This is a predicted structure of a 266-nucleotide RNA (Bacterial large signal recognition particle RNA) from a Dehalococcoidia bacterium. It is recorded under the gene name ffs. Taxonomically the source falls in Dehalococcoidia (Bacteria, Bacillati, Chloroflexota). The coordinates come from a structure-prediction model, not an experiment, and the mean pLDDT is 76. It matches the Rfam family "Bacterial large signal recognition particle RNA". Clan: SRP clan.
């Protein structure tokens, strides 16, 4: 150095999460590098490792391993600054609205203010009354009986010798039951009827009148003062997040440089 033929490695890694730690299935960020089975109330594995379980490729090679470099990316700080938010606070400025003294105006008040005390009445509450409204009922008016209500009783009936009498239908006239009307009247009943009258209770409040008392009462506006309340704009803190900035950490892909087995033949 060439051929065959084996093995060792390799067929992505890495952050994060979860975990006593590790690895996987998640999520991620690079990159393109089998296949298949389970696997987040998880699967595995372990005191040292560096996924299990079956299969499959390639195979000392531009692989593969290790060291630096660079660096997507990502995590994390009792670090520094800022900026947003939940929520919290209320000493201090605003702000808000009511009170108190005060000033200054007004109205009012010895023809008697305030508030306070006697006492009356009224409002209330029961009862009698009147009245009014509803409602019933009688009274009045009309109307109402073919015969089984009255009066009169035409014609007609009967009786009688006549005179006349007797029942009596219809009509009239009235009237019962009944119907109907009403401005009037009269009588019972009824109410959350009434600028109503007597009487009796009631006394919180409210009106109102007389007495007593003896000098202020009341409204407004602009300040001043003072003591409380509210609000929470401005202050204050501030779970929790975003950004900047240090620091730490892990770090894929690429780069550079080192290293890299065994048979057997020729």
């Nucleotide at each position: 150095u060439c051929g065959u033929g084996c093995u060792a490695a390799g067929c992505g890694g890495g952050g994060u999460g979860u975990u006593g730690g590790g690895g996987g299935u998640g999520c991620c960020c690079u990159g393109u590098a089998c296949c298949u089975g389970a696997a987040a109330c998880c699967c595995u594995c372990c005191u040292u490792a560096g996924g299990c379980g079956g299969g499959g490729c390639u195979g000392a090679a531009c692989u593969c391993c290790c060291a630096u470099u660079c660096g997507a990316g990502g995590u994390c700080u009792g670090c520094g600054g800022u900026c947003c938010c939940a929520g919290a606070g209320g000493a201090c400025u605003g702000c808000c609205g009511a009170c108190g003294c005060u000033u200054c105006c007004g109205g009012u008040g010895u023809u008697g203010a305030c508030a306070g005390g006697c006492u009356g009445c009224g409002u209330c509450c029961g009862g009698c009354g009147c009245g009014g409204c509803g409602a019933a009922a009688g009274a009045c008016c009309a109307u109402g009986a073919a015969c089984c209500c009255g009066g009169u009783c035409a014609g007609g009936g009967u009786c009688g010798g006549a005179a006349g009498a007797c029942a009596g239908c219809a009509g009239c006239c009235g009237u019962a039951a009944g119907u109907g009307g009403g401005c009037c009247c009269u009588u019972u009943c009824g109410g959350g009827u009434g600028c109503c009258g007597c009487c009796g209770g009631g006394g919180u409040g409210c009106g109102u009148g007389g007495c007593c008392c003896g000098a202020g009462c009341c409204g407004g506006a602009c300040g001043g003062c003072g003591a409380a309340g509210g609000u929470a704009a401005g202050c204050u803190c501030g779970c929790g997040g975003g950004g900047c900035g240090a620091g730490a950490u892990c770090g894929a892909c690429a780069a550079u440089g080192g290293g890299u087995g065994c048979a057997c033949g020729a």